[in-house]
RNA sequence: UAGAGUUUGAUCCUGGCUCAGAGCGAACGCUGGCGGCGUGCCUAACACAUGCAAGUCGAGCGGACUGUAAAGAGGGGUAACUCUCUUUGCAGUUAGCGGCGCACGGGUGAGUAACACGUGGGUAACCUACCCUUAGGAGAGGGAUAACUUGGGGAAACCUAAGCUAAUACCUCAUAAGACCACAGACUGAAAUGUCAGUGGUAAAAGGAGCAAUCCACCUAAGGAUGGGCCCGCGGCCUAUCAGGUAGUUGGUAGGGUAACGGCCUACCAAGCCUAUGACGGGUAGCCGAGCUGAGAGGCUGGCCGGCCACAUUGGGACUGAGACACGGCCCAGACUCCUACGGGAGGCAGCAGUGGGGAAUAUUGGGCAAUGGGCGAAAGCCUGACCCAGCGACGCCGCGUGGGGGAAGAAGGCCUUCGGGUUGUAAACCCCUUUUGCAGGGGACGACACAGGACGGUACCCUGCGAAUAAGCCACGGCUAACUCUGUGCCAGCAGCCGCGGUAAGACAGAGGUGGCAAGCGUUGCUCGGAUUCACUGGGCUUAAAGGGCGCGUAGGCGGCUUUGUAAGUCUGAGGUGGAAUUCCACAGCUUAACUGUGGAACUGCCUUGGAAACUGCAAGGCUUGAGUCAGGUAGAGGGAGGCGGAAUUCCCGGUGUAGCGGUGAAAUGCGUAGAUAUCGGGAGGAAGGCCGGUGGCGAAGGCGGCCUCCUGGGCCUGUACUGACGCUGAGGCGCGAAAGCGUGGGGAGCAAACAGGAUUAGAUACCCUGGUAGUCCACGCCGUAAACGAUGCACACUAGACGUCGGAACCUCUGACGGUGCCGGCGUUGUAGUAAAAACACUAAGUGUGCCGCCUGGGGAGUACGGCCGCAAGGCUAAAACUCAAAGGAAUUGACGGGGGCUCACACAAGCGGUGGAGCAUGUGGCUUAAUUCGAAGCAACGCGAAGAACCUUACCCAGGUUUGACAUGCACGGAUGCAAACGGGUAAUGCCGGGCGCUGCCCUUCGGGGUGAAACGUGCACAGGUGUUGCAUGGCUGUCGUCAGCUCGUGCUGUGAAGUGUCGGGUUAAGUCCCUUAACGAGCGAAACCCCUGUCGCUAGUUGCCAGCGGGUCAUGCCGGGGACUCUAGCGAGACUGCCGGCGUCAAGCCGGAGGAAGGUGGGGACGACGUCAAGUCAUCAUGGCCUUUAUGCCUGGGGACGCACACGUGCUACAAUGGGCGGGACAGAGCGAUGCAAUACCGCGAGGUGGAGCAAAUCGCAAAAAACCGCCCCCAGUUCAGAUUGGAGUCUGCAAUUCGACUCCAUGAAGUCGGAAUCGCUAGUAAUCGCGCAUCAGCCACGGCGCGGUGAAUGUGUUCCUGAGCCUUGUACACACCGCCCGUCAAGUCAUGGGAGCUGGUAGUACCCGAAGUCCGCUCAGCCAACCGCAAGGAGGCGGCGGCCGACGGUAAGACCGGUGACUGGGACUAAGUCGUAACAAGGUAGCCGUA
Repeated sequence: UAGAGUUUGAUCCUGGCUCAGAGCGAACGCUGGCGGCGUGCCUAACACAUGCAAGUCGAGCGGACUGUAAAGAGGGGUAACUCUCUUUGCAGUUAGCGGCGCACGGGUGAGUAACACGUGGGUAACCUACCCUUAGGAGAGGGAUAACUUGGGGAAACCUAAGCUAAUACCUCAUAAGACCACAGACUGAAAUGUCAGUGGUAAAAGGAGCAAUCCACCUAAGGAUGGGCCCGCGGCCUAUCAGGUAGUUGGUAGGGUAACGGCCUACCAAGCCUAUGACGGGUAGCCGAGCUGAGAGGCUGGCCGGCCACAUUGGGACUGAGACACGGCCCAGACUCCUACGGGAGGCAGCAGUGGGGAAUAUUGGGCAAUGGGCGAAAGCCUGACCCAGCGACGCCGCGUGGGGGAAGAAGGCCUUCGGGUUGUAAACCCCUUUUGCAGGGGACGACACAGGACGGUACCCUGCGAAUAAGCCACGGCUAACUCUGUGCCAGCAGCCGCGGUAAGACAGAGGUGGCAAGCGUUGCUCGGAUUCACUGGGCUUAAAGGGCGCGUAGGCGGCUUUGUAAGUCUGAGGUGGAAUUCCACAGCUUAACUGUGGAACUGCCUUGGAAACUGCAAGGCUUGAGUCAGGUAGAGGGAGGCGGAAUUCCCGGUGUAGCGGUGAAAUGCGUAGAUAUCGGGAGGAAGGCCGGUGGCGAAGGCGGCCUCCUGGGCCUGUACUGACGCUGAGGCGCGAAAGCGUGGGGAGCAAACAGGAUUAGAUACCCUGGUAGUCCACGCCGUAAACGAUGCACACUAGACGUCGGAACCUCUGACGGUGCCGGCGUUGUAGUAAAAACACUAAGUGUGCCGCCUGGGGAGUACGGCCGCAAGGCUAAAACUCAAAGGAAUUGACGGGGGCUCACACAAGCGGUGGAGCAUGUGGCUUAAUUCGAAGCAACGCGAAGAACCUUACCCAGGUUUGACAUGCACGGAUGCAAACGGGUAAUGCCGGGCGCUGCCCUUCGGGGUGAAACGUGCACAGGUGUUGCAUGGCUGUCGUCAGCUCGUGCUGUGAAGUGUCGGGUUAAGUCCCUUAACGAGCGAAACCCCUGUCGCUAGUUGCCAGCGGGUCAUGCCGGGGACUCUAGCGAGACUGCCGGCGUCAAGCCGGAGGAAGGUGGGGACGACGUCAAGUCAUCAUGGCCUUUAUGCCUGGGGACGCACACGUGCUACAAUGGGCGGGACAGAGCGAUGCAAUACCGCGAGGUGGAGCAAAUCGCAAAAAACCGCCCCCAGUUCAGAUUGGAGUCUGCAAUUCGACUCCAUGAAGUCGGAAUCGCUAGUAAUCGCGCAUCAGCCACGGCGCGGUGAAUGUGUUCCUGAGCCUUGUACACACCGCCCGUCAAGUCAUGGGAGCUGGUAGUACCCGAAGUCCGCUCAGCCAACCGCAAGGAGGCGGCGGCCGACGGUAAGACCGGUGACUGGGACUAAGUCGUAACAAGGUAGCCGUA
């Protein structure tokens, strides 16, 4: 010291990306009231117009000029006076000479990786103008020269000749305290160039002001102060894909040079010097105090302020000077600009302003020297774009304001709304108040430390007046992250920091309302630090996440046992110096506050010097034996190398026997074989490999090593404890070893076998399988140097519970021996404690606890790739990036799902059986087609005789035509309205109150009963609204299907696990069942299963009508017909009964299973109702309900007609058949369950029949529908498209209905189609079941019903199994799946975009090398033929200087060959990314040939 989002279905971990914070010389967008303090070209060290930025001193000097005074001269004027000239004085100005300054101040950051900077030292190797202190001094002379004048040249800049002149300018001589030089001596010291004294020699000076005192200046020396030069230790960038660099290089000697040391320079001599602790090279960069950030350590930065450095148009050079190689000086060269008379000249804003340009971007051509400071001056003063101020910019920091109080009818408006209301919101209005800011008026500073002097500035500040007046925006509101609704939009437009939003209800886009945040600002972008312990010193890792080198030997380095003494480098401690100021922090203080500023303190974690300590480390010396090694005696072993030997097997060759096949596979074929194979026997050849033993056995560092014998040879282990005495550990580089494949040369070649060929397989099959087959595999020598070279685990040492096994060794016990036992040492294993770990796991052979050393990692992809380098014969290896791109990529574990994984177990799942479907005709549904319409929905199982349990009209939703618009239906309002409504019936229409008609109904109040008033329902008009089978089942409720009547699905508490989660629910039995039992960190519980409920099977009780009739009586042709009866059947209510209860066996003393008894029924007796958590965005907006959307003279409503029945065709579900177990005719039996009043209808009559007439009876245990049918009996048919089958068609009818044409059913007569048992395939059923037979009901006028739902009759076969198909349950396993295998996912190709490598080249830049040229200039030399004042000399001349010439060096430039870094390039290589392209299916489940690594 705060974290959060994001990998997953979920979890833990690893790991990256992203966000919240702070900051900025900023910029951009929107907005903008005031003030204070700061701050403002980060880009082009690009180019610059204009002005200003360094002068000053007349008290250094000579002039010149101005003014003035006096004197003189001259002119004018009557004069006052005035003009000119000369001299002198005074006052002033200043071009030149001279002095000082111009080396400061100011700017910039190009260069520089360096003693440049920082810090601390050194200088015994140095300088320092002006200033201060001290000591000493200033004597005598001399010659010039600017200015000026005159002449000349030039466009100009300017140059030149002659002449005159001064000085604090210059020169000579004198003097010398001290200084300096030479010589020799003493002292200090590590060292003398220091100090002291001696001798000899050398070198100084200037004057000015003042009446004066005196002041200022000058010379020499010493000291100080200040400022610098040089040297050294230490410290601070990236790159090794830069590994070697270096010739003045390293040192020496001598000389030169400098203020001074020094290869700084020169000559000579030597051959050194630097470098893995990173030289040299490349890239980048001014450094620091400090600033930002951070808990700190650290990271980043170096703008403002302060210190240092470097630079001044580019490059070079020196001059002057105390100081420069000099920003506003000089010379040269280059580029550029300007002037020009073309000859030649001038210039340097990285000073302050300002301009252009560049750029996202950065200010006024302001005021003032009043203050602070600087230069000059004696001073006054002058100069000062340093500075102080002002201006511009919200660029930053700080402060203030845009009002305060009251005010609910919670106004209006906006927005939302469930329509009630809510919200904006005390917000506004309104009332009261205040006046910062603002405006106006008045006053008015400090800053000025002697006097005077104020740019700022009439500013700050104070007073008065006016008046809520002049002053609010920006961003956000899905999560992170504080703040939510409506509308629009509809994967569009758009948003986005990350995750991600948008495909018709978007809190994520856009607008609005509201809300949150900040506020004169708010957001965005960029950049830095933080979060990031994500480079980990503090403070990380490497079995599987990224990461241990393939293994050893060993160099440097790092680290190092016990003990003694010393030392004091590290270490600790005391003291001293330094660590500038500012900054930061603390305290106090000044501006009204704050920012800002002042004063003091702390701090500055550092460096240096010095005193002390001696435990530890180091160092030195000595000792020790336990680390390490040696020695002796044993010992095991596929350790290595070489040579030799042997057997089995394969193949080939020869011979014998022998005959038609062999071989091979899933099945085959290719192949071999009648020229004799395979098989078998004998003989021979050759190569390779080593059976059994053989073992989580052994050996080796790893790779690796396996027949036997011999030779050579490495290492280990055990025992002994004799020897050495820390000799050790690790190990960057380096060296060596290093499977397989591969390469070179030469051998060898049996088997095997890349490539290749053929045969199969397949959609294809360049594979898997088969038949062949070459490199290779083998040997020798030489390369290669890589592997999933793995324990995915570096080496060494120490420590830390056990148990079990095994190999080697010695010892002990027992023992004749063998065997056995015990502890010890070493190796190889299993299990397991503590501990560790994300977990899996590891666990004395650590992945535990520690130490030492090495190697390695830092998101995925790009990529172990490119380029470069090194190695290699090649293949290639080692080293090893970036652009770009993604929001992940990963590890372990969890729950599921899945597997052409495994185990166990179920189910008419298969098998066994019976009957069907698929073929035919018809019915019905669907698709398709057609159509004005053929309404709509249902779509694998789980749509398709489904919604439809009744489409001729109606239904009806569709089509055509017509009509209608408050509506067919609901509610309300306003107005009109007065009698209105209205059945039957009639007319009319295609139809509808369209026209008649009028039974019936018609409220309340008053009433003179005439009527009046009012008014409901109608009706009319208008308005709200109705209506919609329009859309969305992916907005929904409800209901339903399905897995599945499968046995599962969960919870509480506890326990385990960091967690997801597990346990329970697993295991052993058992069951139809998670049914029960046992075991058990689980114990219980819930929803399911079962049971409870209903029907049915037996019995009992109760009750007997409409049911029944045994016995009694009566009656009939006959019948429970009657009296009666309750026994029986039956009815329908209540009970009983079945519980593995009993017996035997099995089983765990269990649950239970098997068998048996009894029983009507036996192990849930049979059947039904009942459907867990959930799955399928399953189905339904057209049953109903319902949000949103759409429609409103229509998508609503009404009517007629049509359609849904259309038909080349395809499918589903059925019916009837194909016949003799049948058909026909006749006869005559036996049900159950239902239904019946707009209904069922008997007897009777009519009709062949459908049916009709008619109507008894019956609201039904009473009457009716109602005949059950198959079966049974008898007869016919005789295997035939038939006496089978009945479609189709013709005719005639019946019934229902308003109406049977599209489009009803039924009857009769006639007709008599396909069809003779059905391909691939497929369905149902396990017992009263299948099969078969009929009966009933719902809907319904009728009916397309052969459908559906029920009822009973007759009534089987087969299986006792689980290999397979399908589905399901449990356990387990693998997983890269989780939208869950209809999953995931790879590569080529095709398309687009982007970045990048190679590339014939083209082009630019950088730094060097060699040579050429060689400016300015210093230095050296020559010259003393040109020029010259000082000194010498009388002079001539000399000395000296200038000049000239030469030489070394030398910038720019040129030539040449390379190096490095960019840009570009036809073409080319791969790479990344991109909703729905192509081909295949490689990987993930045994992924369907296990996968993967190296190599060809």